[in-house]
Molecule: FMN riboswitch aptamer (RFN element)
Organism: Sporosarcina pasteurii
RNA sequence: AUUCAUCUUCGGGGCAGGGUGUAAUUCCCGACCGGCGGUAAUAGAAGAUUUUCUUCUGAGCCCGCGAGCUAUAGUAUAAUAUAGCUGAUUCUAGUGAGAUUCUAGAGCCGACAGUAUAGUCUGGAUGGGAGAAGGUGAAG
Repeated sequence: AUUCAUCUUCGGGGCAGGGUGUAAUUCCCGACCGGCGGUAAUAGAAGAUUUUCUUCUGAGCCCGCGAGCUAUAGUAUAAUAUAGCUGAUUCUAGUGAGAUUCUAGAGCCGACAGUAUAGUCUGGAUGGGAGAAGGUGAAG
C1' cells in the first nucleotide's frame, strides 16, 4: 500500500422578466438547476520546477447506487427485514487508437403531500443518504 473494526467532520441546485386570471414562482411565453461511485485523467488548466512534480477539473438522459413509492412481516402510523416499482431512445457533426463522457449544435427528463395543474414554492426534513476526507486500533 491493502484489509477489518471504530470514531469525527462533510455530504443538492434552480422560475429573472412578461401574459391570462378573483386566485398561478403551479397554466402560457421565457428563465434557471443537475446528488454519489464507475467509465477517454495516455486529456485539459494552473503553479512550482526544469523535463519531472504538485494542485484542480470530466455523463441529469451509458452502467450501478442513493433518495422516493408499493406490498408483506414486524410494530408504537417507529426502527428494521424481504420482495417489487422507480425519468429522459438522446440525436447530429467534429477530433481521436479509443468518447452515448470531450468540443459545437439540437432535443428530452425530473418522487410524494399541499395549493389554480409545481424539477424550481411550502412540507415530511434541525430527517435519511449513496458516498468523500481525516483520526485511532488491529491484521499484514